[in-house]
Context: one part of a larger RNA
RNA sequence: UGUUUGUUGUCUGAUAGGAAGGCGCCCCCAGUACGAGAGGAACAGGGUGCCGUAGCCUCUGGUCUAUCGGUUGUCCAAAAGGGCAGUGCCGAGCAGCUACGCUGCAAGGGAUAAGGGCUGAACGCAUCUAAGCCCGAAACCCGCCUAGAAAAGAGACAGCAUAGAGCUCCCGUAGAACACGGGUUUAAUAGGACAGGCGUGUAAGCACGAAGGCAACGACGUGUUCAGCGCGCUGUUACUAAUCGUUCGA
Numbered sequence: 001u002g003u004u005u006g007u008u009g010u011c012u013g014a015u016a017g018g019a020a021g022g023c024g025c026c027c028c029c030a031g032u033a034c035g036a037g038a039g040g041a042a043c044a045g046g047g048u049g050c051c052g053u054a055g056c057c058u059c060u061g062g063u064c065u066a067u068c069g070g071u072u073g074u075c076c077a078a079a080a081g082g083g084c085a086g087u088g089c090c091g092a093g094c095a096g097c098u099a100c101g102c103u104g105c106a107a108g109g110g111a112u113a114a115g116g117g118c119u120g121a122a123c124g125c126a127u128c129u130a131a132g133c134c135c136g137a138a139a140c141c142c143g144c145c146u147a148g149a150a151a152a153g154a155g156a157c158a159g160c161a162u163a164g165a166g167c168u169c170c171c172g173u174a175g176a177a178c179a180c181g182g183g184u185u186u187a188a189u190a191g192g193a194c195a196g197g198c199g200u201g202u203a204a205g206c207a208c209g210a211a212g213g214c215a216a217c218g219a220c221g222u223g224u225u226c227a228g229c230g231c232g233c234u235g236u237u238a239c240u241a242a243u244c245g246u247u248c249g250a
Base pairs, nucleotide, nucleotide: 005161006160007159008158009157010156011155015147016146017145018144021051022050023049024048025047026046027045034039052105053104054103055102056101060099061098062097063096067092068091069090070089071088072085073084074083075082076081094232108142109141110140115135116134117133118132164248165247166246167245169183170182171181172180189241190240191239192237193236194235195234196233197231198230199229200228205224206223207222208221209220212217
């Protein structure tokens, strides 16, 4: 751009893609069938594991240069608070991302192959075949997953019609750009604040104790203190910013 009014949403599913599956072991069948014995199945049913594959993060583990704490050297005179040293090193660590973690990857149906049959003539018999009919495989088609109205036979249904859409603006579950999704005061979209939850592990200051010391001082310990600090999470709250606008459009 088209689909002969536009637009929003929900579908149908022609078609395309996928091996999404593959294998083992155990129990039972059953010490059964079979076999003189020795030995010793199968169909059906159940469980479990390995490889592969798709998805996910509840659990477990990893990472976590968000964060919290400890600590060495040095510098800011000391303290406090910090800078630098591969995040200085070390101990933890939510979200996120992940595998070593979790879940799925059947069953079943259809039509068949080789093959097995039924009925049955040609050929008074026989014959699975000539007419007709029943079975029969990890292969084929469906079932499952993904895409899919540009499927020109260009689909269906519903809503709306001063409708709808784009840019700008606030954003993220999305993301290389674009796209996608949410929001824009009739608002919880992002930030902030507060509350919850989570992480770290008990802040600074002060008081008391403290080996030693004439004293000054004093590592450290206890209390104040489940503290202090932090948060990519959840909720509440318009305090801040989503302003002012602009373009297309039947």
Predicted 3D model of a 250-nucleotide part of an RNA (large-subunit ribosomal RNA, domain VI) from a Candidatus Undinarchaeales archaeon.
Lineage of the source: Archaea > Nanobdellati > Candidatus Undinarchaeota > Candidatus Undinarchaeia > Candidatus Undinarchaeales.
Rfam family: Archaeal large subunit ribosomal RNA.